[in-house]
């Protein structure tokens, strides 16, 4: 320098025929228990790396930039 993959709540990820975002863990509160843990219920929180474009509408398509990772030189 070229090519590919990835970048979504604190963490790990799901969400690809485009229709206004979910799960598990975690946080907080409560129940249960003599207490803790476990278990049960509720709660909390992301404008989807950044910018722009096409579209009535984008996490999801297109372009550029940044970052991570793999391959080639």
């Nucleotide at each position: 320098g070229c090519c590919g993959u990835c970048g979504u709540g604190g963490c790990u990820c799901a969400g690809u025929a485009g229709g206004u975002a979910g799960a598990g863990c975690g946080u907080u509160c409560g129940g249960c228990u003599g207490u803790u843990a476990a278990c049960c219920g509720a709660u909390u929180g992301g404008u989807c790396a950044c910018a722009g474009g096409a579209u009535c509408g984008a996490g999801u398509c297109c372009u550029g930039u940044c970052g991570a990772u793999g391959g080639c030189g």
The RNA shown here (transfer RNA) has 73 nucleotides and comes from Methanosphaera sp. rholeuAM130. The sequence was found in a public genome assembly. Rfam family: tRNA. By type it is a transfer RNA. Model confidence (mean pLDDT): 81 of 100. Lineage of the source: Archaea > Methanobacteria > Methanobacteriales > Methanobacteriaceae > Methanosphaera.